A computed fold for a 142-nucleotide RNA from Devosia psychrophila, annotated as FMN riboswitch aptamer (RFN element).
The prediction has a mean pLDDT of 77.
It matches the Rfam family "FMN riboswitch aptamer (RFN element)". Rfam links the family to the GO term FMN binding.
RNAcentral holds the sequence, with entries from Ribocentre.

RNA sequence: CAUAGUUCUCAGGGCGGGGUGCGAUUCCCCACCGGCGGUAAGGCGGCAACGUCAAGCCCGCGAGCGCUUGGUGAAAAUCAAGGUCAGCAGAUCCGGUUAGAUUCCGGGGCCGACGGUAUAGUCCGGAUGAAAGAGAACGGGA
Repeated sequence: CAUAGUUCUCAGGGCGGGGUGCGAUUCCCCACCGGCGGUAAGGCGGCAACGUCAAGCCCGCGAGCGCUUGGUGAAAAUCAAGGUCAGCAGAUCCGGUUAGAUUCCGGGGCCGACGGUAUAGUCCGGAUGAAAGAGAACGGGA
């Protein structure tokens, strides 16, 4: 140091109050929450170089569903593999400042896998799982 490779560790938050009802943290009214990388004019530290924090809805990623392939099965289904895969994979406007902002400031709005159950972003379950990625050690190069 722009560093092949190996190993290990870490890696998600939130229903409080009221109403209806036999029954709802699932419906209705009010409430609450925001993974990872990038970008970023702001904040903090520094004389500076620079460091650090900063977007749920801008760009991308992840798990999940699905899909595809293979096994078993009469079928329903179930098991395994893939993650380059048809698809789901969400959701932002207005005003202000400015040379420049969906990132800053002010205001309003919107979104949230699958299975279970009175219809669930917040409960229970797969999950003591997986993983975007973050860090450390070893190792490598100069």